This is a predicted structure of a 75-nucleotide RNA (transfer RNA) from a Chloroflexota bacterium. NCBI's taxonomy places the organism under Bacteria, Bacillati, Chloroflexota.
RNA sequence: GCCGACGUAGCUCAACGGCAGAGCAACUGUUUUGUAAACAGUAGGUUAGGAGUUCGAAUCUCCUCGUCGGCUCCA
Numbered sequence: 001g002c003c004g005a006c007g008u009a010g011c012u013c014a015a016c017g018g019c020a021g022a023g024c025a026a027c028u029g030u031u032u033u034g035u036a037a038a039c040a041g042u043a044g045g046u047u048a049g050g051a052g053u054u055c056g057a058a059u060c061u062c063c064u065c066g067u068c069g070g071c072u073c074c075a
Stems, first nucleotide, its partner, number of pairs: 001071007010024004018055001026042005048064005
């Protein structure tokens, strides 16, 4: 330099055009002498950034950035 995959909650991942969710973690409560566990609940998001298509975009298209992998390493 070329090609491909990926980027979503603190972490690991769903959602594949129609209300952004789960598990773990965090916090609160119940329980306990206390802690842990268990149970119930609460909070947490500019879906990497920008533009476009669409009635509607995390999802489709383009550009940029980043991570990973493959190829070429010629002059």